[in-house]
RNA sequence: GGGGCGUUAGCUCAACUGGGAGAGCGCGACGCUGGCAGCGUCGAGGUCAGGGGUUCGAGUCCCCUACGCUCCA
Numbered sequence: 001g002g003g004g005c006g007u008u009a010g011c012u013c014a015a016c017u018g019g020g021a022g023a024g025c026g027c028g029a030c031g032c033u034g035g036c037a038g039c040g041u042c043g044a045g046g047u048c049a050g051g052g053g054u055u056c057g058a059g060u061c062c063c064c065u066a067c068g069c070u071c072c073a
């Protein structure tokens, strides 16, 4: 220098074919229990890496950039 893959909640990761952004763990409140742990219910938490484009509509498609992993030279 070139190719491929990845970047979504505090962490690990989903989101099928473009149309309501989610799960587990963690966090908060409440309930069960004498208490802890545990279990249950509810809830908070997101510039979807950044920018631009296409579209009525983008996490999803296209382009550029950044970072990480990997392969080639």
Base pairs, nucleotide, nucleotide: 001072002071003070004069005068006067007066010025011024012023013022019056027043028042029041030040031039032038049065050064051063052062053061
This is a predicted structure of a 73-nucleotide RNA (transfer RNA) from a Candidatus Zixiibacteriota bacterium. The RNAcentral record of the sequence draws on ENA.